[in-house]
RNA sequence: GGCCGGGUCCCGCGCGACGCCAAUCUGCGAACCCCGUCAGGACCGGAAGGUAGCAGCGGUAAGCGGAUCUUGGCGGGUGCCGCGGGGUUGCCUGGCCGGA
Numbered sequence: 001g002g003c004c005g006g007g008u009c010c011c012g013c014g015c016g017a018c019g020c021c022a023a024u025c026u027g028c029g030a031a032c033c034c035c036g037u038c039a040g041g042a043c044c045g046g047a048a049g050g051u052a053g054c055a056g057c058g059g060u061a062a063g064c065g066g067a068u069c070u071u072g073g074c075g076g077g078u079g080c081c082g083c084g085g086g087g088u089u090g091c092c093u094g095g096c097c098g099g100a
Base pairs, nucleotide, nucleotide: 001097002096003095004094005093006092007091008090009086010085011084012083013082014081015079016078018075019074020073021072022071023070024067025066026065027064028063034059035058036057037056042051043050044049
């Protein structure tokens, strides 16, 4: 100096962490305008019985808090990750050959 290969570079696909959101579990959670059960009392009825239904109790909605494994979505100067394709103007590196 030349040739070849690899890395750096670009694109695509994929995997895993991280961040955010949601789901899930759990606690709280409606005087009434949620549900159920409705003591007492009220009303209808000759009676049997029925009607509505306050308090209480139970369950939940919206919402708020907590939780750790999992599931889903989004994100990126996330990852000396993996695979494939591209480029050789430059840099790094390995091998081979030739010259001084």